Overview
Small-subunit ribosomal RNA, 3' major domain from an uncultured bacterium, 479 nucleotides, folded computationally. The coordinates come from a structure-prediction model, not an experiment, and the mean pLDDT is 85. The full RNA is in RNAcentral, with records from ENA.
[in-house]
Context: one part of a larger RNA
RNA sequence: UGACGGGGGCCCGCACAAGCGGUGGAGCAUGUGGUUUAACUCGAUGCAACGCGAAGAACCUUACCGAGAAUUGACAUCCCGUGACUACCUGUGAGAGCAGGGUUUAGUGUUUACACUACACGGAGACAGGUGGUGCAUGGCUGUCGUCAGCUCGUGUCGUGAGAUGUUGGGUUAAGUCCCGCAACGAGUGCAACCCCUAUCCUUAGUUACCAUCGGUUCGGCCGGGAACUCUAAGGGGACUGCCUGUGAUAAGCAGGAGGAAGGUGGGGACGACGUCAAGUCAUCAUGGCCCUUACGUCUGGGGCUACACACGUGCUACAAUGGCCGGUACAGAGGGCCGCGAACCCGCGAGGGGAAGCCAAUCUCAAAAAGCCGGUCUCAGUUCAGAUUGGAGUCUGCAACUCGACUCCAUGAAGUCGGAAUCGCUAGUAAUCGCGGAUCAGCAAUGCCGCGGUGAAUACGUUCCCGGGCCUUGUACA
Numbered sequence: 001u002g003a004c005g006g007g008g009g010c011c012c013g014c015a016c017a018a019g020c021g022g023u024g025g026a027g028c029a030u031g032u033g034g035u036u037u038a039a040c041u042c043g044a045u046g047c048a049a050c051g052c053g054a055a056g057a058a059c060c061u062u063a064c065c066g067a068g069a070a071u072u073g074a075c076a077u078c079c080c081g082u083g084a085c086u087a088c089c090u091g092u093g094a095g096a097g098c099a100g101g102g103u104u105u106a107g108u109g110u111u112u113a114c115a116c117u118a119c120a121c122g123g124a125g126a127c128a129g130g131u132g133g134u135g136c137a138u139g140g141c142u143g144u145c146g147u148c149a150g151c152u153c154g155u156g157u158c159g160u161g162a163g164a165u166g167u168u169g170g171g172u173u174a175a176g177u178c179c180c181g182c183a184a185c186g187a188g189u190g191c192a193a194c195c196c197c198u199a200u201c202c203u204u205a206g207u208u209a210c211c212a213u214c215g216g217u218u219c220g221g222c223c224g225g226g227a228a229c230u231c232u233a234a235g236g237g238g239a240c241u242g243c244c245u246g247u248g249a250u251a252a253g254c255a256g257g258a259g260g261a262a263g264g265u266g267g268g269g270a271c272g273a274c275g276u277c278a279a280g281u282c283a284u285c286a287u288g289g290c291c292c293u294u295a296c297g298u299c300u301g302g303g304g305c306u307a308c309a310c311a312c313g314u315g316c317u318a319c320a321a322u323g324g325c326c327g328g329u330a331c332a333g334a335g336g337g338c339c340g341c342g343a344a345c346c347c348g349c350g351a352g353g354g355g356a357a358g359c360c361a362a363u364c365u366c367a368a369a370a371a372g373c374c375g376g377u378c379u380c381a382g383u384u385c386a387g388a389u390u391g392g393a394g395u396c397u398g399c400a401a402c403u404c405g406a407c408u409c410c411a412u413g414a415a416g417u418c419g420g421a422a423u424c425g426c427u428a429g430u431a432a433u434c435g436c437g438g439a440u441c442a443g444c445a446a447u448g449c450c451g452c453g454g455u456g457a458a459u460a461c462g463u464u465c466c467c468g469g470g471c472c473u474u475g476u477a478c479a
Base pairs, nucleotide, nucleotide: 001479002478003476004475005474007473008472009471010470011469012468013467015463016462019426020425021424022423023422026317027316028315029314030313031312032311033310034308035307042053043052064303065302067300068299069298073127077126078125079123080122081121082120083119088101089100090099091098092097106117107116108115129292130291132290134288138286139285140281141280142279143277145275150189151188152187153186154185155184156165157164158163169180170179171178195269196268197267198266200237201236202235203234204233205232206231210226211225214224215223216222240263243257244256245255246254247253319419323378324377325376326375327374328373329372335366336365337364340359341358345354346353347352385416390411391410392409393408394407395406396405432455433454434453435452436451437450438449
C1' cells in the first nucleotide's frame, strides 16, 4: 500500500421488510447429470453452465457409429498429355461408383493452319485436407463484478524509503455530482450531456392515409370535392431548479407551490472506466508450435445425436364457478409477403382441397385479435374441471414421416382438489393476465427466443437483520 475480520462509523441496491404472483408436489415440453449404447458427436459447470452455442437434428445439417468405396484427392496453384467434357440413355449396384453408348466444339488474338486461354478427362509429384490436441502459447469477440463511481497522471510539497498528498474533511448528489474548506494546483479516463424512441405544440407536405363543412349516393369516404382533424415524415419550439415561498453557511442544494403536455436525470434504449476471474471460446473466424497423410483427410447409403431404473434446472397446462361450454357482438399495435402473401366463391365436421382476383404493398393479403361485453346452460362432483396416454381414420410438407414431423376428426379419458424443507421475480402502464407478429424455416417437435399492443393492481413503517457493493477508520503472526 492492499486484502481480510462472526471490528467500528456513514451510505446504496427488489438486499431485507411491506405486498402481489410463482417455482419446489402432478402431467407434459425442453436442457443437463447419470446410466445405457456400435454410436448415443463436441463444447458450456457456483453466482456469471443447465429452453446455453442450436434464430429449426427425418435425409442433408453431422462433427459420432458400423458398412461400402476411391487415394494429387470434395477444394487451391503449378507441370505434361488428350480434345472434348456434360446433358441424356443402357447395364450393374443400397448408393457412391464402375462399364458401355451418345451428341452441337466455348472464347480471345492472328484470321482458319496454329498458338494461347477457358473447360473437362488422364498422368507424375510439389502439395491439398483435418470440427485432430493445446483457450495454461495467442489475436479477435464475449461473460462477470457493474451503469458500481470509481481508476489514474503531470508539476509541486512531505517522507531515508516503500509511499503519501491531490482523491481526505464539512455539506450535497443517482454520480470523484456540485459547493465550501484545505500543500496543493491542474489534467486525463469514467459520471452527466451530445445520439435514437416516446409524451406536447408549430411549420411544410396531402397519396395508397384522413372526412369537419357542401352536394350526390348502390349507404361502403363509395363518388364529386376538401386540406380542417387523425395520421404519415422532414424541419423547428418546449424543461433550464428558469419563476415564487421556505430552508440552508449568504453556497451547492433540499422541501413546497405556480404555470405547463411534461418538473427536477420526464419514461425507455444505445453507451460498460483502470482492472478482476491463467473466466469462456483453437467447433464462427484467424493463428504459433505439436500430431495424422491409401488416413485423425474425402465420397456414399443406413443408423445415432430423439436411448431411459433415476436426479436436477428452465418452462407450458392444470387442479376450476372471478370458472367450463354454447350463441351473439366490439376495440389494437407492431410486423411479414414474388421460390411469396393469397381474397371472394365452391367442396369437406375439420386439418385441408379446388379456385384464382389483387398485391413488389399506408392501396392487395396473412388477419379471426383474445381477454371484454350481452344472453343461455352447468351447480361443487375427480365433475360438462383437467387434458396425459392409447386405438382407429385422415390432412399437409417433403425423394422419403418405421426408427423420428406437425396438424385434424372419432373414441379413450391418467395424474392432479393449490403443493414439505426451501426458493425466485417484480416499485407503474410495472407485476399479473390476454392475445398478435417475426427471425430460423420445405415441413416442424416453438410451451423456446426476440418484439407488439389490450386489460391493469397491491405495497414500501423503515434500515435492526440476510446478500452484494461504495467511502472513511481500526486490528492483523496474510501478500